The RNA shown here (transfer RNA) has 72 nucleotides and comes from a Clostridia bacterium. Model confidence (mean pLDDT): 85 of 100. The organism belongs to Clostridia, within Bacteria. It matches the Rfam family "tRNA". The RNAcentral record of the sequence draws on ENA and MGnify.

[in-house]
RNA sequence: GGGCCAGUAGUUCAACGGUAGAAUAUCCCGUUUGCAACGGGAAGGUAGGCGGGUCAGUACCGCCCUGGUCCA
Repeated sequence: GGGCCAGUAGUUCAACGGUAGAAUAUCCCGUUUGCAACGGGAAGGUAGGCGGGUCAGUACCGCCCUGGUCCA
């Protein structure tokens, strides 16, 4: 320098054009003498940035940034 993949909740990841979810972590309640485990609930996301096409974008297209991987 070039090819490919990825970027979404604190973390690990879904969904893939029409209101963004789960697990875990955090907080609250129950249970316990107490803690853990378990059960119930709550909060938490300008979807890496900019632009484009679309009635409508996290998703499609372009450029850039970051990380991974391969080639030179």